Small-subunit ribosomal RNA, 3' major domain from an uncultured organism, 476 nucleotides, folded computationally. Model confidence (mean pLDDT): 82 of 100. The RNAcentral record of the full RNA draws on ENA and Greengenes.
Context: one part of a larger RNA
RNA sequence: UGACGGGGACCCGCACAAGCGGUGGAGCAUGUGAUUUAAUUCGAAGCAACGGGAAAUACCUUACCUGCUCUGGACAUCCCGGCGAGGGCAGAGUAAUGUCUUCUUUUUUUCGGAACACCGGAGACAGGUGGUGCAUGGUUGUCGUCAGCUUGUGUAGUGAGAUGUAGGGUUAAGUCCCACAACGAGCGCAACCCCUAUGUUCAGUAGCCAGCGGUAAGGCCGGGCACUUUGGAGAGACUGCCAGGGAUAACCUGGAGGAAGGUGGGGAUGACGUCAAAUCAUCAUGCCCCUUAUGAGCAGGGCUACACACGUGCUACAAUGGGGUAAACAAAGGGAAGCGAACCCGCGAGGGUGGGCAAAUCCCAAAAAUAACGUCUCAGUUCGGAUUGUAGUCUGCAACUCGAAUACAUGAAGCUGGAAUCGCUAGUAAUCGCGAAUCAGAAUGUCGCGGUGAAUACGUUCCCGGGUCUUGUACA
Numbered sequence: 001u002g003a004c005g006g007g008g009a010c011c012c013g014c015a016c017a018a019g020c021g022g023u024g025g026a027g028c029a030u031g032u033g034a035u036u037u038a039a040u041u042c043g044a045a046g047c048a049a050c051g052g053g054a055a056a057u058a059c060c061u062u063a064c065c066u067g068c069u070c071u072g073g074a075c076a077u078c079c080c081g082g083c084g085a086g087g088g089c090a091g092a093g094u095a096a097u098g099u100c101u102u103c104u105u106u107u108u109u110u111c112g113g114a115a116c117a118c119c120g121g122a123g124a125c126a127g128g129u130g131g132u133g134c135a136u137g138g139u140u141g142u143c144g145u146c147a148g149c150u151u152g153u154g155u156a157g158u159g160a161g162a163u164g165u166a167g168g169g170u171u172a173a174g175u176c177c178c179a180c181a182a183c184g185a186g187c188g189c190a191a192c193c194c195c196u197a198u199g200u201u202c203a204g205u206a207g208c209c210a211g212c213g214g215u216a217a218g219g220c221c222g223g224g225c226a227c228u229u230u231g232g233a234g235a236g237a238c239u240g241c242c243a244g245g246g247a248u249a250a251c252c253u254g255g256a257g258g259a260a261g262g263u264g265g266g267g268a269u270g271a272c273g274u275c276a277a278a279u280c281a282u283c284a285u286g287c288c289c290c291u292u293a294u295g296a297g298c299a300g301g302g303c304u305a306c307a308c309a310c311g312u313g314c315u316a317c318a319a320u321g322g323g324g325u326a327a328a329c330a331a332a333g334g335g336a337a338g339c340g341a342a343c344c345c346g347c348g349a350g351g352g353u354g355g356g357c358a359a360a361u362c363c364c365a366a367a368a369a370u371a372a373c374g375u376c377u378c379a380g381u382u383c384g385g386a387u388u389g390u391a392g393u394c395u396g397c398a399a400c401u402c403g404a405a406u407a408c409a410u411g412a413a414g415c416u417g418g419a420a421u422c423g424c425u426a427g428u429a430a431u432c433g434c435g436a437a438u439c440a441g442a443a444u445g446u447c448g449c450g451g452u453g454a455a456u457a458c459g460u461u462c463c464c465g466g467g468u469c470u471u472g473u474a475c476a
Base pairs, nucleotide, nucleotide: 001476002475003473004472005471007470008469009468010467011466012465013464015460016459019424020423021422022421023420026315027314028313029312030311031310032309033308035305042053064301065300066299067298068297069296070295073125077124078123079121080120081119082118084103085102086101087100088099089098090097106115107114108113127290128289130288131287132286136284137283138279139278140277141275143273148187149186150185151184152183153182154163155162167178168177169176193267194266195265196264198235200233201232202231203230204229207225208224212222213221214220238261241255242254243253244252245251317417321376322375324373325372327370333364334363335362338357339356343352344351345350383414388409389408390407391406393404394403430452431451432450433449434448435447436446
């Protein structure tokens, strides 16, 4: 000087407390361990691994296993020689691969030749998801969006170092004020950026009968841009105003006006560094290793196994509910090898036909919780839906291993969950649906969108993490 303390003082954070809802018990989904296996490819390991890499495991992917094959190679450059396409057979009879055969000869030219793609040959080489993340770059997590981390000159000290950056206030903040042997500066904080909340203006191929006319009663048509809305510009919030407190400061408390008030709400943004943290399997790369194989191709299998243990979720255990009938209200997205209306067929998944739409115009598209009416009456039930049987559907060369959804039948556990433990402070929690990426098909995951919409916070004694000052010294 750090680090540490079951030392002290001060302060903060869903850290505790006050509340609401969960997990831990059940079934299933998914990841991991363990076990099994020919293989169950690899990596991730307290917080910060475990619905994470993987925004999609039937083949492919695929790296693993078994079998069959290739050896200058599936891929690149250089040299030499040649320069077309199809069919049959073998092979497991669909592949890689091997072999036979048919038809007729790439482009250009100064006719010397040159060139794309492809084939054969020789070697320099290719290739490696082989090892080392403790040799590395790049990227990322974490403490932590915590308020810190430094430097120039000066000053005092023999020096390591100190000061500045400590003190009194204040703040979300090393934020600002005052004071001070310090005076300045840099990276961080804040602001500048995006979305959102309110007007104004400009512009009307979506919106409106608002006011007028027509009407097949549908903004459908004429007509209009007032409103809604869309997207350009600009305004608005700055402790600006008032009162009180405070040192006459910074600032704090209350009020006015205002759509919004003291950082309005949300996002992006992550200082110096820590963990030899993660990644050689995104990529790049040193060194080591393989080179008729640790490289390459193909078929089938595996990554989906299953006495068990754990994490993360979904569905429930019901009446604030289940089922029925007929009504209402979104936002944000996507669409051409696509979205697919209307009509017809089917109980249904779906099928047939196919208007329209590269989309403010058409389609996906039905929002669901909710409200109304009537039903069930506390039961393992009209709760719950696992599991199983039969039948049919869709995607796709192909659903046996191993897809999703449908109909009928079946109807398991489960009556609110021990010790323990998690999230959340407002349009939040809880609850209800909708969409997208990936994608032929395949979400209870992920990322977004809106609907309904709470309770509680006395407070900082305690638990956890962090910041500043101070004190002690097993330690460096």